Transfer RNA from a Candidatus Heimdallarchaeota archaeon, 74 nucleotides, folded computationally.
Its Rfam family is "tRNA". Rfam classes the family as a transfer RNA. Gene Ontology term of the family: triplet codon-amino acid adaptor activity.
The source organism's lineage runs through Archaea, Promethearchaeati and Candidatus Heimdallarchaeota.
[in-house]
């Protein structure tokens, strides 16, 4: 150095292909249920969607660049 994958909620991870107001599981807060605790229920809180530029009425999501992490070649 070059190839190829990935950075989204506190974790681990869909959504990107084919643009239209962000999910899921564990966790965490609250209540119910228990002598109480786990379990089980029900409600809630939590995101500049790596960073910049483009394009477009609109972009996590498509183009370009950059960055960092992981693999493989050299």
């Nucleotide at each position: 150095g070059g190839g190829c994958g990935g950075g989204u909620a506190g974790a681990u991870c869909a959504g990107c292909c084919c643009g239209g107001u962000a999910g899921a599981u564990c966790g965490c807060c609250u209540g119910a249920u228990u002598c109480g605790c786990a379990u089980u229920c029900a409600g809630g809180a939590g995101g500049c969607c790596c960073c910049g530029a483009g394009u477009u009425c609109a972009a996590a999501u498509c183009u370009c660049g950059g960055u960092c992490c992981g693999u493989c070649c050299a």